[in-house]
Molecule: transfer RNA
Organism: Candidatus Portnoybacteria bacterium RBG_13_40_8
């Protein structure tokens, strides 16, 4: 340099044919249980503004494009993995 695969919460992953982003697991927090802890069970858990469990804004590597609508399609760039030279 060329080809292929990938980049989504704190982590690993899901998201159907473009149609409410966050499924499932782990982790974390609070509670139950326990003498205490572990295990187990229950509830909660993206960020920001906010007194707030009100309301709002933003968010799928970065920047553009297409579209009524993009994690998904197109273009450029960055990074990771594999292959070829």
């Nucleotide at each position: 340099g060329c080809c292929g695969g990938g980049g989504u919460g704190g982590u690993g992953u899901a998201a159907c044919u473009g149609g409410u982003a966050g499924c499932c697991a782990c982790g974390c927090a609070a509670g139950a249980c326990u003498u205490a802890a572990a295990a187990u069970c229950u509830u909660g858990u993206g960020a920001c503004u906010g007194c707030a469990u009100a309301a709002g804004u933003c968010g799928u590597g970065c920047g553009g494009g297409u579209u009524c609508g993009a994690g998904u399609c197109c273009c450029g760039c960055c990074c990771c993995c594999g292959g070829c030279a």